[in-house]
Context: one part of a larger RNA
RNA sequence: ACCAACGAGUUACUGUGUGGUGCAAGCUUAAUCCCUUUCGGGGAGCAGGCGCAGCGAAAGCGAGUCCUAACCGGGCGACUGAGUACCAUAUAGUAGACCCGAAACCGAGUGAUCUACUCAUGGCCAGAGUGAAGUCCUGGGAAACUGGGAUGGAGGCUCGAACCCGUCACUGUUGAAAAAGUGUGGGAUGAGCUGUGGGUUGGAGUGAAAGGCUAACCAAACUCGGAAAUUGCUGGUUCUCCCCGAAACAAUUCUAGGGUUCGCCUCGGGUAAUAAGAGAUGGGGGUAGAGCACUGAAUGGGUUGCGGGGCCUUACCGGGUUGCCGGACCCAACCAAACUCCGAAUACCAUCUCUCGUAUCCCGGGAGGAAGACGACGGGGGCCAAGCUUCGUCGUCAAAAGGGAAUCAGCCCAGACCGCCGGCUAAGGUCCCUAAAACAGGCUAAGUGGUAAAGGAUGUGAGUUCGCUAAAACAACCAGGAUGUUGGCUCAGAGGCAGCCAUCAUUUAAAGAGUGCGUAACAGCUCACUGGUCGAGCGACCUUGCGCCAAAAAUGAUCGGGGCUCAAGCCUGUUACCGAAGCCGUGGGUUCGUCGCCGCAAGGCGAUGAGCGGUAGGGGAGCAUUGUCAUGUUGGUUGAAGCUGUACCGUAAGGAGCAGUGGACACGUGACAAGGGAUUAUGUUGGU
Numbered sequence: 001a002c003c004a005a006c007g008a009g010u011u012a013c014u015g016u017g018u019g020g021u022g023c024a025a026g027c028u029u030a031a032u033c034c035c036u037u038u039c040g041g042g043g044a045g046c047a048g049g050c051g052c053a054g055c056g057a058a059a060g061c062g063a064g065u066c067c068u069a070a071c072c073g074g075g076c077g078a079c080u081g082a083g084u085a086c087c088a089u090a091u092a093g094u095a096g097a098c099c100c101g102a103a104a105c106c107g108a109g110u111g112a113u114c115u116a117c118u119c120a121u122g123g124c125c126a127g128a129g130u131g132a133a134g135u136c137c138u139g140g141g142a143a144a145c146u147g148g149g150a151u152g153g154a155g156g157c158u159c160g161a162a163c164c165c166g167u168c169a170c171u172g173u174u175g176a177a178a179a180a181g182u183g184u185g186g187g188a189u190g191a192g193c194u195g196u197g198g199g200u201u202g203g204a205g206u207g208a209a210a211g212g213c214u215a216a217c218c219a220a221a222c223u224c225g226g227a228a229a230u231u232g233c234u235g236g237u238u239c240u241c242c243c244c245g246a247a248a249c250a251a252u253u254c255u256a257g258g259g260u261u262c263g264c265c266u267c268g269g270g271u272a273a274u275a276a277g278a279g280a281u282g283g284g285g286g287u288a289g290a291g292c293a294c295u296g297a298a299u300g301g302g303u304u305g306c307g308g309g310g311c312c313u314u315a316c317c318g319g320g321u322u323g324c325c326g327g328a329c330c331c332a333a334c335c336a337a338a339c340u341c342c343g344a345a346u347a348c349c350a351u352c353u354c355u356c357g358u359a360u361c362c363c364g365g366g367a368g369g370a371a372g373a374c375g376a377c378g379g380g381g382g383c384c385a386a387g388c389u390u391c392g393u394c395g396u397c398a399a400a401a402g403g404g405a406a407u408c409a410g411c412c413c414a415g416a417c418c419g420c421c422g423g424c425u426a427a428g429g430u431c432c433c434u435a436a437a438a439c440a441g442g443c444u445a446a447g448u449g450g451u452a453a454a455g456g457a458u459g460u461g462a463g464u465u466c467g468c469u470a471a472a473a474c475a476a477c478c479a480g481g482a483u484g485u486u487g488g489c490u491c492a493g494a495g496g497c498a499g500c501c502a503u504c505a506u507u508u509a510a511a512g513a514g515u516g517c518g519u520a521a522c523a524g525c526u527c528a529c530u531g532g533u534c535g536a537g538c539g540a541c542c543u544u545g546c547g548c549c550a551a552a553a554a555u556g557a558u559c560g561g562g563g564c565u566c567a568a569g570c571c572u573g574u575u576a577c578c579g580a581a582g583c584c585g586u587g588g589g590u591u592c593g594u595c596g597c598c599g600c601a602a603g604g605c606g607a608u609g610a611g612c613g614g615u616a617g618g619g620g621a622g623c624a625u626u627g628u629c630a631u632g633u634u635g636g637u638u639g640a641a642g643c644u645g646u647a648c649c650g651u652a653a654g655g656a657g658c659a660g661u662g663g664a665c666a667c668g669u670g671a672c673a674a675g676g677g678a679u680u681a682u683g684u685u686g687g688u
Stems, first nucleotide, its partner, number of pairs: 001688006011095013026050003032044005054061002064076004098236002101233001105226006116200009125190001127159003130155001134151007163187003168183004202218001204214003239622006250261004264368001265366006274359001276355008289342001290340002295336002299332006306326003309322005372397010402413003417588004422584003428578003431562003437575007449564001455549002459546005465540004476533005482506003487501003512527001516525002589612010623677001625674008634666002642661005648655002
């Protein structure tokens, strides 16, 4: 890992609801006893319980009673009678209470053969080095004392085996080993190491102290017991079909991943007024918008010299003035969730009419839920960030399959009772992959389509406006583009062309006191402007459609792919078609309502109408397993159960038949009782 077996809402008592049975203003016995054909049945037993009357704290009174001195008042009752015992079922409470699972707590014991410390008694430490005190000999010194040479053999001294330890590295890591091996390293006469025997223990011991050690996991050992501790946490919780079908909100909670109550679901009963939708009418509002009349914010101008500042004047008082600041008023243009002179659409409320036909509401039993997610719209927070967060309204998912979006819970279309090799459509599509298409008119040349902005551009289509133009425009070419004059100033110079000022006049077809290049300054080239050649359109803004650039990412590219250009792209129009579990057709099933027939009833048959996605969850109907009772002209050694195989029947759980195997018990029907259904619990046991 697989297979098999086992494995989880039980039982007792007490309530409540529902269904049933008996009796009924009553119902019922408990212990105990007696009888009997004895795992059973019958009888006695009226103690007690519930009900039939309530009110009051009570005495007590009583269809009333209590409050009170007392009600013409008020409270609770009566007037309006159904209970009770048992059975079943649902649920609650108390018990282990659906099952498994703690970390822990307490009690009584067992442990110091490991290890910590300790007591008693024993054992062990190759070899080498260093050379303390003391002693002897011999110097110096007045002395205190201080040298030298021998001797001597001290030390938690040095080097280093045994022995003890375990520094670093590698190996090992399902190991040779639940702590080791190899190399290297520390101590090695000491607070040394060690044998044997003894002592101290669980909130206790022991500890040169690390919360270390106390028999291979010690911030409280181990064993058994209290004990099925408790767990708001995690996991698991076993057959089928039918009907309905949620919530992830509000309030509160030492509460926030748990509860209680409400809302929302379901089942039963009840009432006959409602509910919902549409239209009309009538309402209140202060949002969107808008506005500036208030409150504030805020820009420019004007008026006023009202306050301040500056300047001038003045002995003082004061006066004058203003390129300054502010206030007030006026004009113009703006801003606001906590502004409003105004003010919608929706929404909400009421009335009437229509549609619908109980969907509303009330009482009672059972719940689940109280982690929501995304999208659209309206807001708050944030960065007008987030697959962000928090509200409101709606939708989908959750609990929804099908078609589309290549792929894709929350987007678009659409809500699957079952069958059909029938039809029509939705979204979306119709060149091929791939079901289905054509036509008409435009646009795009960028593979734009097939991802993006500010900004930029003689891309190209459409539409206005203005100007020039056969008295010849625009472009090109030919020619001219002059004179006063080198204008004046400035300057080293300034001659159209560094800069400043002015910008006239003349001759002209035309020509600026000069558009650009250029020179040191001139020169030179060129432009404006004019003539000629040519001969028909040219120029400048603006609005708009589709394109262009801007445009960089990591393994190989790509619109889903191929491929597509008067399209297979984009815009407009038209007509077809494809396309889903939608709708229709057809056959069938089932639920609920209505009606008809049959039937005493339960129910059966038929017609008709509306339904039949579904998680948590509520309700209903069944299948199978084991056993008990009753029953059967039931089966069985002429072969039971079980097992293996199998093309049959039933909507399902399931049920037969046949063959083989097996070798002794089974089955149908009706009722009853449960140790009553397993792919999941890192489930338990066994097998492989």
Molecule: large-subunit ribosomal RNA, domain II
Organism: Candidatus Omnitrophota bacterium